């Protein structure tokens, strides 16, 4: 640094120390920060893997524990990043349909709804991207 399998609405210090100007992965937003940022320690939440203890339908089961290894401790993985879907709302267009109106006419032309198409906005979804855990070469 690649792949694979899972996970990503909860949860956790507004008085804990040290430190001192950044930070929230990346783009754009939008925020958070001297009422003190990052990172260190402590505290604290979780329950992914290991080790314990228990239950059976003994299976790549389930529950608990939280002693070990991670991990996480503002904001939905803050939001967005795609020739994706689906709804719905606004503008154009439309060879085309429907009611209605005009016209000296058997077709034209208009107003307004429908089908359709295209363009934005939004919402709820997937997709990428990214985070993490445990594997694998």
């Nucleotide at each position: 640094a690649u792949c694979u399998u899972a996970u990503c609405a909860a949860g956790a210090g507004c008085a804990g120390g040290c430190g001192g100007a950044g930070g929230g992965a990346c783009c754009a937003g939008c925020c958070c920060g001297a009422u003190g940022a990052a990172g260190c320690c402590c505290g604290g939440c979780a329950a992914c893997c290991g080790a314990c203890c228990c239950c059976u339908u003994u299976a790549c089961g389930g529950g608990g524990c939280a002693c070990g290894g991670u991990g996480c401790u503002a904001a939905u993985u803050c939001u967005u990043g795609c020739u994706c879907g689906u709804a719905u709302g606004u503008u154009c267009g439309u060879u085309c349909c429907g009611u209605c109106c005009g016209c000296u006419g058997c077709g034209c032309g208009g107003c307004c709804g429908g089908c359709c198409g295209a363009a934005u906005a939004c919402a709820c979804g997937g997709a990428g991207a990214g985070a993490u855990a445990a594997g694998a070469a």
The RNA shown here (SAM riboswitch aptamer (S box leader)) has 137 nucleotides. The prediction has a mean pLDDT of 79. Rfam family: SAM riboswitch aptamer (S box leader). Its family is annotated with regulation of gene expression in the Gene Ontology.